[in-house]
Context: one part of a larger RNA
């Protein structure tokens, strides 16, 4: 892991609550208990509902506060239904859909493994040091003390056996659930070791490490309490059919729960709800503006202040300082407003609109949202960020484009179809459709990734200079003279730097564009003739385009091939391909309306009509028609994406009550063929196996449907 078999919304309460259905009905009903062989038949305590109000005494169509006949709450009139079974929906208690802890109590069993203790026993090769104390010598008054000699002390020294486990490798589904391999440390001790013994779970042992108490230790094991609690994770089983969410607000020891209310479903009621056109309202947002509030730039005028003169004060004078207030001009503002739109919102009216609105009862589920466009706050005008508001899409949406690609873009799938149009997107080949038409643009493979800044790419448009009195560009030839201008400087001659920047010759020449020298030189240019001969420079705007452009497997930033009057762009045109989208066609279901038939059968209502009671109003009962409501057919029209999650309709599996059929002329099961329903599934068809039971039909009752739970069980 595969198969097979098991395997999760259940009982229980004379509960609640609500809904269908059924009986009686202003009343309904029993419990427990008795009688019975049973179905049953009693049993009226109780209990619900017929009156309410008050905390109560209580009192009653009232009552209760209150002094109150006051005023008020809360109920009465008209009205008006309830009980009591069953089925279903939910809910409450209870294990309460199912499996899952860590844990917690109580009763036990464990010291054969470990730890510490006692009892008895057992082991430590070899080497090596040489304490006390003793003798002998020296020594001293005697000692002390020193020598040598003997001696054998020690948690003394190297090292085996024995314990240990420091380092390293290697081992790591291992040879081994703690090991091999080379090193290492302890080795007369606080050693090491056998055999008996002893101390137990909030306890025991511990040279303490929260260590070890049997591969389990911050409280062992093992039963039991118990199906312990799990706001938490997994599961959770047959079909159709209808409508469909949420991921938001407030609170919450709350933040992944949950309660209330939003949003779904269903029932019953009511009679509105939405878009759109036009009409009529309030309004202080985008912009804008600068009256206010504040911010802030410059110019004008200058109070005030401060500085200088004067001055005994006290005035006066002056000021390239400051710089109110005014004024001119030109900004800024979410908490600024003289103003001010679109939009949105109220409200009215006309049309449109079959799950639109209210309001009640029943059952939900959501209460982590995503990503995008718009309008903003946080952040860095950072993030697939994060937080709100509005809208779209995923969520819950399948189908077409985007190569692939919830959250972009086109479009909402009932089912069938070998039938057509479109939409987004496309039409050279890979791949359906135009290598389409008609002007143009780009030369970069731009297209197919990027910015600031840069650039005689290249189209185009405008405006401005200069030109057959000869322009641009080139060529030829001048570019001089006062003077080396003055100053500075060692030097400064056009050309380090400062200040001037004149006049003269002339067709023209700057007290000099650049290069050069220590400084001069020298070269050049600017100006000017001339040679040539038609345009030539600028400044601006607008297509495309260039450079800026560097990354890891391998082209790699068009999906590919490949593509240049394009197969790229740009404007205009014509076609055509494309989707589950529209249409055609056949079918299915739901809903809304016509129409027609039919059956049961009654509440109300109405008409006709007979019968009874009644003086009358009236009451009660029978038939018939109408209407209403089920259900059938036909006709038409609308709808049928679906998670959570609501309502509705069926299929099968066991048992069982009636009723009824089938079976050794062969029952169930299994295999193979065929048929049949939209499905779940079915065949009273057939053939084979198989050999005793089974099948419809209408009730009742549930261990009733398996793929998933690291699910259990068994096989392979």
């Nucleotide at each position: 892991g595969c198969c097979u078999g098991c395997g999760a919304g259940u009982c229980a309460g004379u509960g609640g609550c609500g809904u269908g259905u059924g009986g009686c009905g202003a009343g309904g009903u029993u419990a427990a208990c008795c009688c019975g062989g049973g179905u049953g038949g009693g049993g009226u305590a109780g209990c619900c509902g017929u009156a309410g109000c008050g905390a109560a005494a209580g009192c009653g169509a009232g009552u209760c506060c209150g002094a109150u006949a006051a005023g008020g709450g809360c109920g009465u009139u008209c009205c008006c239904a309830g009980u009591c079974g069953c089925g279903c929906g939910u809910u409450c208690u209870g294990g309460a859909c199912c499996c899952g802890a860590c844990g917690c109590g109580g009763g036990g069993u464990g010291a054969u493994c470990u730890a510490g203790c006692c009892a008895u026993g057992g082991g430590c090769a070899g080497g090596g040091u040489g304490a006390a104390g003793c003798g002998c010598c020296g020594g001293u008054a005697a000692g002390a003390c020193g020598g040598u000699g003997u001696g054998g002390a020690g948690g003394c020294c190297c090292g085996a056996a024995c314990c240990c486990a420091c380092c390293a490798g290697g081992g790591u589904u291992g040879a081994a659930a703690a090991c091999c391999u080379g090193g290492g440390g302890g080795a007369u001790g606080a050693c090491c070791u056998g055999u008996g013994g002893u101390u137990a779970g909030g306890g025991g042992u511990g040279a303490a490490a929260g260590g070890c108490c049997a591969a389990u230790c911050a409280a062992a094991c093992u039963c039991c309490g118990u199906g312990a609690u799990a706001g938490c994770u997994g599961g959770u089983u047959c079909u159709c059919c209808c409508c469909g969410a949420a991921a938001u607000g407030c609170a919450u020891u709350u933040a992944g729960g949950u309660g209330c209310a939003g949003c779904g479903u269903u029932g019953c009621g009511u009679g509105u709800g939405c878009g759109u056109g036009c009409c009529g309202g309030a309004g202080g947002u985008a912009g804008g503006g600068c009256u206010c509030u504040g911010g802030a730039u410059g110019g004008c005028u200058g109070a005030u202040g401060g500085g200088c003169c004067c001055g005994a004060c006290a005035a006066g004078g002056u000021u390239a300082c400051u710089g109110a207030c005014g004024u001119c001009a030109g900004c800024c503002a979410a908490a600024c407003u003289u103003c001010g739109a679109a939009u949105g919102c109220c409200g009215g009216u006309a049309c449109g609109u079959u799950g639109a609105g209210c309001g009640u009862g029943g059952c939900a589920g959501u209460g982590a949202g995503a990503c995008u466009g718009c309008g903003g706050g946080g952040g860095a005008u950072a993030a697939g960020c994060u937080c709100c508001g509005u809208g779209g899409u995923c969520g819950a949406g399948a189908g077409g484009g985007a190569a692939a690609c919830a959250g972009c873009c086109c479009a909402g799938a009932g089912c069938a179809u070998c039938g057509g149009c479109u939409a987004a997107g496309g039409c050279c080949c890979c791949u359906a459709a135009g290598c389409g038409u008609g002007c143009g643009c780009u030369a970069a493979g731009u297209g197919g990734g990027a910015a600031a800044g840069g650039a005689u790419g290249u189209g185009g448009g405008a405006c401005c200079g200069c030109g057959g009195u000869g322009a641009c560009a080139a060529c030829c030839a001048g570019g001089a003279g006062g003077u080396u201008g003055g100053c500075u400087u060692a030097g400064a001659a056009g050309c380090a730097g400062c200040c001037a920047u004149c006049c003269u010759u002339g067709a023209a020449a700057g007290a000099g564009u650049g290069c050069g020298u220590a400084a001069u030189a020298g070269c050049u240019c600017a100006c000017u003739g001339g040679u040539c001969a038609a345009g030539u420079g600028g400044u601006u705007c607008c297509g495309c385009g260039c450079c800026g452009a560097u990354a890891a497997u391998g082209u790699a930033g068009c999906g590919g091939g490949g593509c240049u009057c394009a197969a790229g762009u740009g404007c205009a045109c014509c076609g055509c391909c494309g989707a589950a989208g529209c249409c055609g066609u056949g079918u299915c279901a739901a809903c809304a309306u016509c129409a027609u038939g039919u059956u049961a059968g009654c509440c109300c209502g109405u008409c006709g009509u007979g019968c009874c009671c009644g003086a009358g109003g009236g009451g009660g009962u029978g038939c018939g028609g109408c209407c209403a409501g089920g259900u059938g057919u036909g006709g038409u029209g609308u709808u049928g994406g679906g998670u959570a999650g609501g309502g509705g309709a069926g299929c099968g599996c066991c048992g069982u009550g009636c009723a009824u059929c089938c079976g050794g002329u062969g029952a169930a099961g299994c295999g193979g063929g065929c048929c049949c329903g939209u499905g779940a599934g079915g065949g009273a068809c057939u053939c084979g196996u198989g050999g005793a039971g089974g099948g419809u039909g209408u009730g009742c009752g549930g261990g009733u449907g398996a793929g998933a739970a690291u699910g259990c069980a068994g096989g392979c």